[in-house]
């Protein structure tokens, strides 16, 4: 000083969050000292206990323990004596008395118990703060000044007796004393009446002076220094009362108020005062907020703050209430009294039950509340209080200590030196990092810590004595690093990363938000950031926050101009002169209590803490000033306003009459079956009672007024105000003039009042048309709609209600002022002969600069720029709802919350998507064609289903004859069962052995086992290759394609996508890429704030269509020759072919068109013509698209198994659905026979000829050929010739039966293929559906890969060979522009209501 969150992004509006500070806190970890402070914020509940207010004997009067002292008495030890019973007794003891000395305790007196101490319940108030005022008062204690203190008297308490009662606590009754009490004197500079003067004052008055009458006083004590008593004046201190001014929230609280408000007169008080009474009077407070309600002690001051404010009122310091609760007074100098009295309530304690007692909101302490708040401590040493003449005495005021990290300050928990960068940890890419100079180690201090030893000020102005703290601060001296770190945080905000575990669980979280198998956001570690005796957390305040805004905001659309007018209080207000001085502005003085806080000093080591000194805003007086607000007065016209004068315009209002189209009704007539309505239809209407339609008449009627008609006109708005040259009342605007008033004569308007669309409503008319409801018929899953047929309230007209509307320019009303350009209405002056042009003023439109605005956008009719009033807003939702008032008949309106709850709602504006929005334009995308699928049977794939398994995968298009270019076994991933376990494969180590592998045989389902036979390098280290064994590890078609590479599909071969640097925009972004052409193409031309680039587009690559060159183991008799008549041979390369290399095609010529362009049509010439034809090539992305089962991969799970391997088995199952073929339904055909013409392939474990055998598959045989050579191979439709004659057939070929062929270890399930037999559906296919624009679609065959064998697939190859496109309105998909949006996961969107 800012930041995080609304969005794909952007701006803005606007909430909620965060970072700072503070606390009488308090909770959770965790805790070494000291210093200063601070500590029941809740239950002003309730309290045990112990203390907190008593002193004074120098008032009084009595006077107890106890001590001397006197004489006595009473057991008694010891001497002594003794009859041994006892006697005796110096002395201790004990008991009473008396004197004396002592004072305890109660009592009477005084003086304090109104101070200090607590607490905030109550009060919203003269309570408190602040500034006067008492001419309306009191002040003991102290301090000055004057005087004064004669004599008497009665009495009480205690004390004693006697008694009541459980106690408290009294009764009676006899007795005393006082500085207690009364009584007389004495008095005035008190006071009271009653009268005069003088001065002043502020209304009642005050003060002085001097006369007269009333009336009132006392207290002694004593050690002889004093102290104390009395009046009257004085002061000083201390309080009571009285104004001004400030002092919380609510109006959903709008009226209060009878002692109420003056007034008289009388009481009362220390004084004024309705204080209180009696009489009179009807006052008094209130929108400047009375009364009621709610909350609250008030303030210096503390917290925050840049400040204005805000917010608090612990601790200290002033007031102010209060002392359980409620209520009275009495005593006093003060009280209506916290440790006093009375009464009344509650509690709570005794109690003989009659009664009595208390009051910690005093220090400490108890329970209880409560998240929470302390010792039943020491002392009067000091400071201060109270009494006392004074020693003293009392003081839980206070001074100290105790507990609490409860706050501020300080200090330490070691310093230096120490790399092998040491173990341990944690991380790893395994290489190192990192903790970390951190430890260890050495060296070295001693703040705090033990012991020890010295040891304070604080105490005071004669000295002396006197210290709880406390043997504390603090000073020296020895010891030893010894005893001393935790919190909380690492996703952003916001310092500070990793690894495990979990896995939308468990859990964080102050806002966004994190977690559903790789979590920097849960937990734990390990690092590492912050602070520190702490740290977080939570509650509360300020701050940010300009988010209630005086300094400081706002209202077109984000919240927010009242529907509109007139108009009350109130606010604001033109010029001009003099006056005042209330605002205002200067000076001075007075006050603003101390402490606080700023600033400069000081003391405690230092800080916190104290201690000096300074200083401030308000408030009051008093001087001056006089520009400017305000007053008082003069005077003026330009604001208003009236007046004259003027024309015109107008759907301004109110009534009342006229009018003529049209709708609907009736009557006549004509006329004959429909008519009406719709996307279509029905429903209604119409057959002799004749509709619709049409003629003529009528009339009832009732409601609107066609053209003129115009972003034109009135009206304050609301207004839908429009027939008429009709009548009649009647509002207002303008312009000209300058003739009146002369700024409470103006602008705005809080309440007020009046007006105010449509719909409703009450009363009474009225009723054509149209039409809520309602009713039928459609539509539809349904249709309580839309759409059609009827239809009633209404709508119309009085007259009276209702008071709302998107009552909107979403823009209050008034005045100035600021660039223009161009309509329009209405008037005026000029100029001009018209026409018509110039100015102005009063409307009403557009467009545009400056300005301004978040942007849209406004822009003299402002949303600019000012000024003066008004209404209104402060996040969405709940809610314009509940309560409660008002207003209304009702129906509502109107004024107006909170509780929950969410982090957003919201404006404008970009960019994409979308749209059953526009406009262009493509494409087998419709159309116009052709041939099909959908019916059949078969084949094949797929779901489903069944199974021991029927292994996975693919899912709309872009899964489904798709992986899979080929499942009998293997393949193989699946199931059953059987054996293996360092393993089927890889790499390392140790013993052994030299063979292993191979052949046989035997076993076994088979692998495996198990016996024989054969057979080996070597330079002697070994290499190999087996077999044993231990362990690292192998291995997994096992998971997750949503961790992933690579690789595919797909929109789409669709014309796209961007990017530099310019401009525009605050920005997300535009632009460029858009715009006129034009192309297959963002192709290219022109245009243009754009210029230029890039990847797609084309073009360069292959193939093929003509030529040509240059080679020739296949073509040729073309041209010669030979002969077995075959290009076979010679020869020969002209030609077909093959291979290489070249040439052509480029809108280059021509003509029209267009814009003279780019290109567009047609033409020449050409094998080919306008990208000739095809293939390969797929921009930026999209679809978490497809694949962990090609392959490779992160992590994750298995490990005698989820891994290997064998035999079987399954992958072929079968009620059924679909997707792709293939064959056919026949004569454009079957057949039978006989005759042609192609190309591309492939071939050694192989193709395999001629010949030979089978009716055939094929078999036997084996030329020839690693292929322009030889072999598969026969092409086939096609020609020709016969035959079938429209049947389920000489079509169709399925199923099946029998016999058989290859292939292979092996055709049971599960191979193809031949031959005879059998001969099933099926006559061309419903909704609906595909693919094709030319050598193309149909139709024909022929090859190749995979393959031991085994195509109807597939991928290639050629023969035969069409039809049709008017054209773009429809359906799909796409590009481009442009519109809307509340979408952005982007319409398979978002989101209402209903039902469950």
């Nucleotide at each position: 000083a800012g930041a995080g969150u609304u969005u794909g992004a952007u701006c803005c509006u606007g909430g909620c969050u965060c970072a700072g500070g503070a606390u009488g806190a308090a909770c959770g970890c965790u805790g070494g000292c000291g210093g200063c402070g601070u500590g029941c914020c809740u239950a002003a509940u309730a309290c045990a206990u112990g203390c907190a207010a008593g002193u004074c004997g120098a008032g009084c009067g009595a006077g107890a323990a106890g001590u001397u002292a006197c004489a006595g008495a009473a057991a008694c030890a010891a001497a002594c004596c003794u009859u041994c019973g006892g006697g005796g007794g110096c002395g201790a003891u004990u008991c009473a008395g008396u004197a004396a000395u002592g004072g305890a305790a109660a009592g009477c007196g005084g003086c304090g118990g109104a101070c200090g101490g607590g607490u905030g319940a109550g009060u919203a108030a003269c309570g408190c703060g602040u500034a006067g005022g008492c001419a309306a008062c009191c002040u003991g204690c102290c301090c000055u000044u004057a005087g004064c203190a004669g004599a008497g008297g009665g009495a009480u308490a205690g004390c004693c007796a006697u008694u009541g009662g459980a106690a408290a606590c009294g009764a009676u009754g006899a007795u005393u004393a006082a500085a207690a009490c009364c009584u007389c004197a004495u008095a005035a500079c008190a006071u009271c009446g009653c009268a005069u003067u003088a001065a002043c004052a502020c209304a009642u008055g005050u003060u002085a002076a001097a006369g007269c009458g009333g009336u009132c006083a006392a207290a002694g004590a004593u050690u002889u220094a004093u102290c104390g008593g009395c009046u009257a004046a004085g002061g000083a201190u201390g309080g009571g009362c009285c104004u001004g001014c400030g002092u919380c929230u609510g109006a959903u609280u709008a009226a209060c108020u009878a002692g109420u408000u003056g007034g008289u007169g009388a009481g009362g008080u220390a004084a004024c005062g309705g204080c209180c009474c009696a009489c009179c009077a009807a006052g008094g407070u209130g929108a400047c907020g009375a009364u009621c309600a709610g909350u609250a002690g008030c303030c210096g001051a503390c917290c925050u703050g840049a400040g204005a404010g805000g917010g608090u009122g612990a601790u200290c310091g002033g007031c102010c209430a209060c002392a359980u609760u409620g209520g009275a007074a009495c005593u006093g100098a003060g009280a209506c009294a916290c440790g006093g009295u009375c009464c009344a309530a509650a509690c709570u304690u005794c109690u003989a039950c009659g009664g009595a007692a208390g009051g910690c909101a005093g220090c400490a302490g108890u329970a209880a509340g409560g998240a929470a708040u302390c010792u039943u401590g020491c002392a009067c040493a000091a400071u201060g209080g109270g009494g006392g003449a004074a020693a003293c005495c009392c003081u839980g005021a206070u001074g100290c200590a105790g507990c609490a990290a409860c706050g501020c300050c300080g200090c330490g928990u070691g310093a230096u030196u120490g790399a092998u960068g040491a173990a341990g940890g944690c991380c790893u890419u395994c290489g190192g990092g990192u903790u970390g100079u951190a430890a260890a180690a050495a060296u070295c201090u001693g703040a705090u810590c033990u012991a020890a030893g010295g040891g304070a000020a604080g105490a005071a102005g004669a000295a002396a004595g006197u210290g709880a703290c406390g043997g504390u601060a603090c000073c020296u001296u020895a010891g030893g690093a010894g005893a001393a770190a935790g919190u909380c945080c690492c996703g952003g905000c916001u310092a500070a990363c990793u690894a495990c575990g979990u896995g939308c669980c468990a859990g964080c979280a102050g806002c966004c938000g994190c977690g559903g198998u790789a979590a920097u956001a849960c937990g734990u570690a390990g690092g590492g950031g912050g602070c520190a005796a702490g740290c977080g957390u939570u509650a509360u305040c300020c701050g940010g926050a300009a988010u209630u805004a005086u300094u400081g905001g706002g209202c077109g659309u984000a919240a927010a101009g009242a529907g509109u007018g007139c108009g009350u209080a109130g606010g604001u207000g033109g010029u001009u002169a003099c006056c005042u001085a209330a605002g205002c502005g200067c000076a001075a003085g007075g006050u603003u209590u101390a402490a606080a806080c700023u600033u400069g000093a000081g003391g405690c080591u230092u800080a916190a803490c104290c201690u000096c000194a300074u200083u401030c805003u308000g408030c009051c007086u008093u001087g001056c000033g006089a520009a400017c607000u305000g007053g008082g007065c003069u005077a003026c016209u330009u604001g208003a306003g009236u007046g004259c004068a003027g024309g015109a315009g107008g759907g301004g209002g109110a009534a009342a009459g006229c009018g003529g189209a049209a709708u609907u009704c009736c009557u006549a007539g004509u006329g004959u079956a429909g008519c009406g309505g719709u996307g279509a239809a029905a429903u209604g209407c119409g057959u002799a009672g004749g509709a619709u339609a049409u003629u003529a008449g009528g009339a009832a009627g009732g409601a609107a007024c066609a053209c003129c008609g115009g972003u034109g006109g009135c009206g304050a708005a609301g207004g839908g105000c429009g027939g008429c040259u009709u009548u009649u009342c009647u509002g207002g605007a303008c312009u000209g003039u300058a003739a009146c008033u002369g700024a409470c004569c103006a602008c705005u308007g809080a309440g007020g009042c009046a007006c105010g669309a449509a719909a409703g409503c009450g009363u009474g008319g009225g009723g054509a048309g149209c039409a809520a409801a309602c009713a039928g018929g459609a539509u539809u899953a349904g249709a309580u709609a839309c759409c059609c047929u009827g239809g009633u309230a209404g709508u119309c007209c009085a007259c009276g209600c209702c008071g709302u509307a998107a009552a909107c320019g979403a823009u209050g009303a008034g005045c100035a002022c600021u660039a223009g350009u161009u309509g329009u209405u209405g008037g005026u002056u000029c100029c001009g002969a018209u026409a018509g042009g110039a100015a102005u003023c009063a409307g009403u439109g557009a467009c545009g600069c400056a300005g301004u605005u978040a942007a849209c956008g406004c822009a003299a009719u402002a949303a600019g720029u000012g000024c003066u009033c008004c209404g209104c807003c402060u996040g969405g939702g709940g809610a314009g709802u509940a309560c409660g008032g008002u207003g209304g008949c009702a129906a509502c309106a109107c004024u107006a919350a909170a509780a929950c709850u969410c982090a957003a709602a919201g404006g404008a504006a970009u960019u994409g998507a979308c749209g059953g929005g526009g406009a262009c334009c493509c494409g087998c995308a419709c159309a116009a064609g052709c041939a099909g699928c959908g019916g059949a049977g078969c084949a094949u794939g797929u779901g489903g289903u069944u199974u021991a398994a029927u292994u996975c995968g693919a899912a709309g298009c872009a899964a489904c004859g798709c992986g899979a270019a080929a499942a009998a076994c293997c393949u193989u991933a699946c199931c059953a069962g059987g054996g293996c376990u360092u393993g089927a494969c890889a790499u390392c180590c140790c013993u052994c052995u030299g063979a292993c592998a191979g052949a046989u045989g035997c076993u076994u389902a088979a692998u495996c086992g198990c016996a024989u036979c054969c057979u080996c390098c070597u330079u002697c280290g070994g290499a190999c290759a087996g077999a044993g064994g231990a362990g690292a590890c192998a291995g997994g078609u096992g998971g997750u394609g949503c961790a992933u590479g690579g690789u595919u599909g797909u929109c789409g071969u669709c014309a796209g996508c961007u990017c530099g640097u310019g401009u525009c925009g605050u920005g997300a972004g535009a632009u460029g890429u858009u715009g006129g052409g034009u192309u297959a193409a963002g192709u290219c031309c022109c245009g243009c704030a754009a210029c230029g680039a890039g990847c797609a587009c084309a073009a360069c690559c292959c193939c093929u269509a003509u030529c040509c060159u240059c080679a020739g183991u296949a073509g040729c008799c073309a041209g010669c020759g030979g002969c077995u008549u075959g290009g076979c041979c010679g020869g020969g390369c002209a030609c077909u072919c093959u291979g290489u290399g070249g040439a052509g095609a480029c809108u280059g010529c021509c003509a029209g068109g267009g814009a003279u362009a780019a290109c567009c049509u047609g033409g020449a010439g050409g094998a080919a013509g306008g990208u000739g034809g095809g293939g390969a090539c797929g921009a930026c992305g999209u679809c978490a698209a497809a694949u962990c089962a090609u392959c490779a991969u992160g992590c994750c799970c298995c490990u005698u198994a989820u891994g290997a391997u064998c035999u079987g088995g399954g992958c072929u199952a079968c009620a059924c659905a679909c997707g792709u073929g293939c064959u056919a339904c026949a004569a454009u055909g079957g057949c039978a026979g006989u005759u042609a013409c192609g190309a591309u392939g492939u071939g050694a474990a192989g193709c395999g000829a001629g010949c030979c055998c089978g009716c055939g598959a094929g078999g036997g045989g084996g030329a020839g050929c690693a292929a322009a050579c030889c072999a598969c191979a026969a092409a086939a439709a096609g020609g020709c010739u016969g035959u079938c004659u429209c049947a389920g057939u000489u079509c169709g070929g399925a199923c099946u039966g029998u016999a058989g062929u290859c292939u292979g270890c092996a055709a049971c399930c599960c191979g193809a293929c031949u031959a005879c037999a059998c001969g099933a559906a099926g006559c061309u296919g419903g909704a609906a559906u595909c693919g094709c624009u030319a050598g193309u679609a149909a139709u024909c065959g022929u090859g190749a890969a995979u393959c031991a064998g085994a195509a109807u697939g597939u991928c290639a190859c050629g023969g035969u060979g069409a039809a049709u496109a008017c054209g773009u309105u429809c359906c799909c998909g796409g590009g481009u522009c442009u519109u809307g949006u509340a979408c952005a996961c982007a319409c398979c969107g978002c989101c209402g209501g209903u039902c469950a």
Description: A computed fold for a 1396-nucleotide RNA from an uncultured bacterium, annotated as small-subunit ribosomal RNA. Its Rfam family is "Bacterial small subunit ribosomal RNA". Gene Ontology terms of the family: ribosome and structural constituent of ribosome. The coordinates come from a structure-prediction model, not an experiment, and the mean pLDDT is 81.